[in-house]
The RNA shown here (Bacterial RNase P class A) has 345 nucleotides and comes from Arcanobacterium wilhelmae. Rfam family: Bacterial RNase P class A. The family's RNA type in Rfam is ribozyme. Rfam links the family to the GO terms tRNA processing, dimeric ribonuclease P complex and ribonuclease P activity. The sequence is in RNAcentral, with records from ENA. A source record names the gene rnpB.
RNA sequence: CGAGCAUGCCAGGCGGCCGCGUGGGUGCAAGCCCCCGAGGAACGUCCGGGCUCCGCAGGGAACGGUGGUGGCUAACGGCCACUCGGGGUGACCCGCAGGAAAGUGCAACAGAAAUGAAACCGCCGCAAGGUAAGGGUGAAAUGGUGAGGUAAGAGCUCACCGCGUGCGUGGUGACAUGCGCGGCAGUGUAAACCCCACCGGGAGCAAGGCCAAAUAGUGUGCGUUGAGGCGUCCCGCUGAGCACACGGGUGGGCUGCUUGAGGCGCGUGGCAACAUGCGUCCUAGAUGGAUGGUCGCCGCCAGCUUCGGCUGGUACAGAACCCGGCGUAUCGGCAUGCUCACGUA
Numbered sequence: 001c002g003a004g005c006a007u008g009c010c011a012g013g014c015g016g017c018c019g020c021g022u023g024g025g026u027g028c029a030a031g032c033c034c035c036c037g038a039g040g041a042a043c044g045u046c047c048g049g050g051c052u053c054c055g056c057a058g059g060g061a062a063c064g065g066u067g068g069u070g071g072c073u074a075a076c077g078g079c080c081a082c083u084c085g086g087g088g089u090g091a092c093c094c095g096c097a098g099g100a101a102a103g104u105g106c107a108a109c110a111g112a113a114a115u116g117a118a119a120c121c122g123c124c125g126c127a128a129g130g131u132a133a134g135g136g137u138g139a140a141a142u143g144g145u146g147a148g149g150u151a152a153g154a155g156c157u158c159a160c161c162g163c164g165u166g167c168g169u170g171g172u173g174a175c176a177u178g179c180g181c182g183g184c185a186g187u188g189u190a191a192a193c194c195c196c197a198c199c200g201g202g203a204g205c206a207a208g209g210c211c212a213a214a215u216a217g218u219g220u221g222c223g224u225u226g227a228g229g230c231g232u233c234c235c236g237c238u239g240a241g242c243a244c245a246c247g248g249g250u251g252g253g254c255u256g257c258u259u260g261a262g263g264c265g266c267g268u269g270g271c272a273a274c275a276u277g278c279g280u281c282c283u284a285g286a287u288g289g290a291u292g293g294u295c296g297c298c299g300c301c302a303g304c305u306u307c308g309g310c311u312g313g314u315a316c317a318g319a320a321c322c323c324g325g326c327g328u329a330u331c332g333g334c335a336u337g338c339u340c341a342c343g344u345a
Stems, first nucleotide, its partner, number of pairs: 002340009012298007020037002023034004039316001043327002046325005051204004058235004063200005068082005083097001084095004098195002103193002105189003120135002122131003143161006162184001163182008208255004217246006228238002262281008299314006
């Protein structure tokens, strides 16, 4: 200097005018003054938790989810570290990564044959027959390479690799590795059923609580031989109403509501995720739903330039009970560490 990898961060700034929302002050009132007022994703609502109600949140089935190992956490499908497999020259990245000798299903076309078996061409043999080396098909063909052996061949035999299995060693573990044994056993598919292990009670702030206001019933059906609570079912618990149709009334306000598994800085433990001690900070709460518009100056980027400036652009998107993640969108920019190539010393 070029091309990259990983991690983290910023999300334009200042001022004037008009306007909106919460809160506070003042005023009889109209009004006036002051403070505060979106995000890294507030988004999607995919996953997990807090909180609330369902009497308890109990047992079982069904159903759903997760799926290498160890750890972190309130919890997780998240994160960290490691193992194994794959990719990259490398920094590094990716993995829906349990089980196919428990059972069932499926494998189009091609091919002799797609898993109880069998043999098209070929090879050997006079023949009967032997053979699975070679050809060929396929995503996949009953271990691979080499040597011996044979009529030709073949784990038929041997060496190495792979596979299975026994014992040992290291590791918390996934796993790695050494020695011995077995001539080798049924190809794939579990985001097919299924099996194994673990997890999951349901509904959600329109939850739930309080106040005010209003109120008119009628019909049908079911029900102590159990309605409803209980939102898939059964057991267990409770115990009198429930469902539908027509008709009538009301349709206002308060709370929940934002201080929290909270942010920042320093220290300590840990490879890390993270945990913990001390200090410090307070930072939106709308309810038809505020957070906007405009002007000026300065940034940043691009083009033009007579080098004075001029013109254009400046993203994605916006709270709705709260929090932890994931995923997706985003004009541009910054920092740190590392890799490869080339050059110079």